Predicted 3D model of a 1446-nucleotide RNA (small-subunit ribosomal RNA) from a metagenome. The sequence is in RNAcentral, with records from SILVA.

RNA sequence: UGCAAGUCGAAUGGUAUAGGGGGCAACUCCUAGAGAAUGGCGAACGGGUGAGUAACGCGUAGAUGAUCUGCCUUGAGGUUGGGGAUAGCUUGUGGAAACACAAGGAAUACCGAAUAAGGUUCACUGGCUAUGGCUGGAGAAAGAAAGGGGCGUUUGCCCCGCCAUGAGAUGAGUCUGCGUCUGAUUAGCUAGUUGGUGAGGUAACUGCUCACCAAGGCGACGAUCAGUAGCCGGCCUGAGAGGGUGUACGGCCACACUGGAACUGAGACACGGUCCAGACUCCUACGGGAGGCAGCAGCUAAGAAUCUUCCGCAAUGGGGGCAACCCUGACGGAGCGAUGCCGCGUGAUUGAAGAAGGUCGAGAGAUUGUAAAGAUCUUCUCUGGGUGAGGAAUAAGUGUGGUAGGAAAUGACUGCAUGAUGACGUUAACCCAGGAAUAAGCCCCGGCCAAUUACGUGCCAGCAGCCGCGGUAACACGUAAGGGGCGAGCGUUGUUCGGAAUUAUUGGGCGUAAAGGGCGUGCAGGCGGCUUUACAAGUCUGUUGUGAAAUCCCGGGGCUUAACUCCGGAUCCGCGAUGGAAACUGUAAGGCUUGAAUCUUGGAGGGGGAGUUGGAAUUCCUAGUGUAGGGGUGAAAUCUGUUGAUAUUAGGAAGAACACCGGUGGCGAAGGCGAACUCCUGGCCGAAGAUUGACGCUGAGGCGCGAAAGCGUAGGUAGCAAACAGGAUUAGAUACCCUGGUAGUCUACGCUGUAAACGAUGUACACUUGGUGUUGGCCUGUUUAGGGUCAGUGCCGUAGCUAACGCGAUAAGUGUACCGCCUGGGGAGUAUGCCCGCAAGGGUGAAACUCAAAGGAAUUGACGGGGGCCCGCACAAGCGGAGGAGCAUGUGGUUUAAUUCGACGAUACGCGAGGAACCUUACCUGGGUUUGACAUGUGCAGGAAGUUAGUAGAGAUAUCAACGCCCUUCGGGGUCUGUACACAGGUGCUGCAUGGCUGUCGUCAGCUCGUGCCGUGAGGUGUUGGGUUAAGUCCCGCAACGAGCGCAACCCCUAUUGUCUGUUACCAUCAUUAAGUUGGGGACUCAGGCGAGACUGCCGGUGACAAACCGGAGGAAGGUGGGGAUGACGUCAAGUCAUCAUGGCCCUUAUGUCCAGGGCUACACACGUGCUACAAUGGUCGGUACAGAGCGCAGCGAGAUCGUGAGAUGGAGCGAAUCGCAGAAAGCCGGCCUCAGUUCGGAUUGGAGUCUGAAACUCGACUCCAUGAAGGUGGAUUCGCUAGUAAUCGCGCAUCAGAAUGGCGCGGUGAAUACGUUCCCGGGCCUUGUACACACCGCCCGUCACACCACCCGAGUUGAGGAUACCCGAAACCGUUAGUCCAACCUGCAAAGGAGGACGAUGUCUAAGGUAUGCUUGGUAAGGGGGGUGAAGUCGUAACAAGGUA
Repeated sequence: UGCAAGUCGAAUGGUAUAGGGGGCAACUCCUAGAGAAUGGCGAACGGGUGAGUAACGCGUAGAUGAUCUGCCUUGAGGUUGGGGAUAGCUUGUGGAAACACAAGGAAUACCGAAUAAGGUUCACUGGCUAUGGCUGGAGAAAGAAAGGGGCGUUUGCCCCGCCAUGAGAUGAGUCUGCGUCUGAUUAGCUAGUUGGUGAGGUAACUGCUCACCAAGGCGACGAUCAGUAGCCGGCCUGAGAGGGUGUACGGCCACACUGGAACUGAGACACGGUCCAGACUCCUACGGGAGGCAGCAGCUAAGAAUCUUCCGCAAUGGGGGCAACCCUGACGGAGCGAUGCCGCGUGAUUGAAGAAGGUCGAGAGAUUGUAAAGAUCUUCUCUGGGUGAGGAAUAAGUGUGGUAGGAAAUGACUGCAUGAUGACGUUAACCCAGGAAUAAGCCCCGGCCAAUUACGUGCCAGCAGCCGCGGUAACACGUAAGGGGCGAGCGUUGUUCGGAAUUAUUGGGCGUAAAGGGCGUGCAGGCGGCUUUACAAGUCUGUUGUGAAAUCCCGGGGCUUAACUCCGGAUCCGCGAUGGAAACUGUAAGGCUUGAAUCUUGGAGGGGGAGUUGGAAUUCCUAGUGUAGGGGUGAAAUCUGUUGAUAUUAGGAAGAACACCGGUGGCGAAGGCGAACUCCUGGCCGAAGAUUGACGCUGAGGCGCGAAAGCGUAGGUAGCAAACAGGAUUAGAUACCCUGGUAGUCUACGCUGUAAACGAUGUACACUUGGUGUUGGCCUGUUUAGGGUCAGUGCCGUAGCUAACGCGAUAAGUGUACCGCCUGGGGAGUAUGCCCGCAAGGGUGAAACUCAAAGGAAUUGACGGGGGCCCGCACAAGCGGAGGAGCAUGUGGUUUAAUUCGACGAUACGCGAGGAACCUUACCUGGGUUUGACAUGUGCAGGAAGUUAGUAGAGAUAUCAACGCCCUUCGGGGUCUGUACACAGGUGCUGCAUGGCUGUCGUCAGCUCGUGCCGUGAGGUGUUGGGUUAAGUCCCGCAACGAGCGCAACCCCUAUUGUCUGUUACCAUCAUUAAGUUGGGGACUCAGGCGAGACUGCCGGUGACAAACCGGAGGAAGGUGGGGAUGACGUCAAGUCAUCAUGGCCCUUAUGUCCAGGGCUACACACGUGCUACAAUGGUCGGUACAGAGCGCAGCGAGAUCGUGAGAUGGAGCGAAUCGCAGAAAGCCGGCCUCAGUUCGGAUUGGAGUCUGAAACUCGACUCCAUGAAGGUGGAUUCGCUAGUAAUCGCGCAUCAGAAUGGCGCGGUGAAUACGUUCCCGGGCCUUGUACACACCGCCCGUCACACCACCCGAGUUGAGGAUACCCGAAACCGUUAGUCCAACCUGCAAAGGAGGACGAUGUCUAAGGUAUGCUUGGUAAGGGGGGUGAAGUCGUAACAAGGUA
């Protein structure tokens, strides 16, 4: 902005206008007649929405004897005769408009009169009945109407209306039973409130309204208040029971801008009507007016988000009309939207060179994959063209029948035939032509959960439903390839139910996981013994009404199928009516004794209250004796004492508590109760009888009791002792310990009302194997025993239960009844409200927010300032060192161009390195080189490669000269060089990607398995226990029996011996020599083989008759003889990518490779490991004795000569039991030194040399001469060693050209000590606790500081909603009315009057508004408060172990 409610001319007046006729004209007649108006019906339906409503609103079943109902159906009756107005319209006036006023005039509009019933009202009187119901009698009163059309032979007939009335149908009103959300941090609400009488009012009952009277009514079975919400059929989910929900379709209700109100009408308090008030929008000439999309479209705004300003009345339905017809955004259709459901398609068949491309790869291949291409088909779909159902039934009309009545006709009722009309619509469907042509995406691939690889990234970027991924090999991020799922969809988000037995009715729990009230008494409530009868409320059952339709389910039918739709059935588990049954529950009446109680009798007791009395101890006071301390502690001090303490004796005072008895013993409901006696008093138990006759059990609220501490008042106060003070301890110590000490502890009377008030176990009753103690009774008994029984109180255990631990007649077993309580951790038993309290505080008791856990029981470990047993140079007992000095060496640090790298508590630091001048070498500087210094292969070219000499250069290298190949079947092959390509190379990174190797716990005695058994399981047992051992070594026992890896033994060296063999070894006898030198010997030593020997074998003792231990004998050796090799399962992400190997990454004219020089050797300093010393057990000089094990040919190198010496010359001998290195040293004998920085000590420095080596400057070792530092035995602390060991002395070897104080070996001399296991360290076994499991280097608490988040309080401030009191009070209805006005009717000739009405006024009521008060609930807020969460902050260390004070 348009449309959504009009229609009727057959109710009425009648015009504009058009056409025709008449008339000179004015005008008039005829025909048609819009719009508007009066009047009738409709507009209360249909359509929309869900604001309000927790209600008879809705659902269901009833009631209406308490009611109404237009149109419709049906029955019977009537429709007579009059009157007065008014709109439109015409004319005039006012107004911007809306509209208003005056005169004329019609009706099915309006109003009297007549008549009328089985209708209405009133009073009287019968019958039936259920309150006003039905049906009679007689009487009185009031009360109706309208016409229009058609036909006709004109007294009429027919149709549509109108009036009164009976019945029906439909619709509506009202009442009632039952059902219908949350909150008790809402517990009391109510004055028309509850009832009565009377009146009014309504269609109708009723406090619906009013007057009066009474004081009721509702509520723990939840009133009132607050919050939320339309209800239902149904829908979603679920096995069901339930839970959630109320969109579309259908029923009901409510609403129509907000609030109030009535009018009209059959029906409204009316979505597209009226009036008033308010907010808002619009118009205005400022005086006033207009409006209401929660109808259909559409617009705007808000929002994550929701459509066309379409077509048609063809169908169905509705309104009006006699009808034709008109109206209908109801409706039928189309449009938009994958929003949902259903169906279809995007092609089918064939096609291996398994194409290309992509991806992966152990490089062969695999995969994408018959997938594609290609070939052959098809045309659902698509494009173009054509044909073309059904939805349409009939209306008017026409034709033709029938029925009843009529004089007839129009008609009425009822058939048959014909008969217009299609929005959708280019419909569905079909036919023809064309051509694979037009058509595939989304999510996922760590587990749950179907489906994996590569690359990129590197706690970044990101993912994530939960667990969790990502810090350089990410199946988890991103991409690709492949795969999986679904498919015109897919995934996400939100929501509901399910899984969830996780609110448990079906169907859970409460000892320790959350959860038993602190305990009793007891009202209401719930539940209740045996038996008889009755009733029939519950219960069971038959019949019946209803439970709308749609939906769901089942069986069929129609669209090609399906969705969809149609038909039939079943269901609707409910409520009502009615008949029956009587077991159980209930109710009523009666009976019983077993539950319960009472009486008689006996018994035990720290049960309670009051009073009286007692002794021990403590402290204080007085007096005596007596003298220097006492007291206290881990140790001390404060304190006390010469003014006489402590100690001791005597006397006195005070208060509190009651030793022994005393006991898993007693009593009590619990808290709790302990000297003795007396009084008052409660409960309990036993035995036997008697009595009552279910009187019982439980118990929300209520009431009472209720430790300690605390509070009030009045007393009391000896000891003890919060606070407080002092002394200690300590880094601190507002603590633990000590010395004091006030409240308090005690009494009386009040309050508080809580505890780990615990058996962490509610009360009562019943049932269910046993054993053994104990308390109090009784019975029995062979009378100290034993047995039975009742009531308590303990332990152990069967079945059973339990997650396990455990419980187990005193249940946590099996059942019944009732009560209380729980529903993840934290926030929090907090906030707030209310109640209680004098206060402290108690009771009740949340949420926001935050976490993915918190928790229980048990298991295996680990740990403990837990316990038991045991071991080790672990301590102790000893000996010698380190830490101080100088030097050597390694490390850190610093420095540097580089000082290459690695190793870091033990388990790095004389370690890798068993040997850095160059090399090594990895580092630095500089110079070269690029298929490379090195390997393999291929193609091509060449004949060399190489050696020697020269030149340039620091050298690598370059160049030049000379010399210079092999085999051959003549094709070529080998080898080398150059070139090209694959590739080489890397001591570059990652030991936290790895193999291998190694260190360490630890040569500690452990670590496991099979089968069996135990346990739900983790797991246990075995492996623990009693002994014993070096040992999980062995023995015994045992639900274990066996076995494996470890231990031990087997192996090597060494100690004794036999035998064999004797050279290079040996030499007793014989000979010989300077000499075992030689002959000889095989005895000895020695060497090398093979054996013997030692096994707790023997004896004694101990032990358990064992294992074993102690002692002894013999023996070379005695209890593994000594030493070595040998290292279980595992731990330390231990060490090593630089021995080697190796995944990945990185470099490729360089991070590769070659060369020269430098560096690894630096030097303020710190540490580790060593050497040499500080001296006389020594130094020095001379003489002299005795080893073992090794090594030697680019080697060891003798004798000899030279040199002070290092060494040199030289070269015998020896590949070594033959020769050499090679003189062993300490030792022994003798001399000197005489306690000093020395004849100790040798650093440092100067000079001169030797050797190795191309080369000793940086940077070697050694020699000689000279120099002669520190150092006089080393702080805290710390290391090694138990016997041929420590200590001390020298010798050799590896590496190596040279270069050890280091390393690895060898022998010589050769001790001391071990009471013992309390302590330190480490380890093993058993046990215990644990909040630890990265395992105590663990875990973890609180304040403070910072940041963020939500919350609480809050001076205030600003909204919303109820309530109460009062003020004002519109419109409207009703009442009153003396003012104004008035056609119908009555009286009257008229005037006028009456009746009645309208307006005005006024009263009650009342919306909106206002004032005041208080309540409820939001927003916001200075400031205050705690809480939660955060990176590695600060301070301490409260808890977990005996957590270091349980």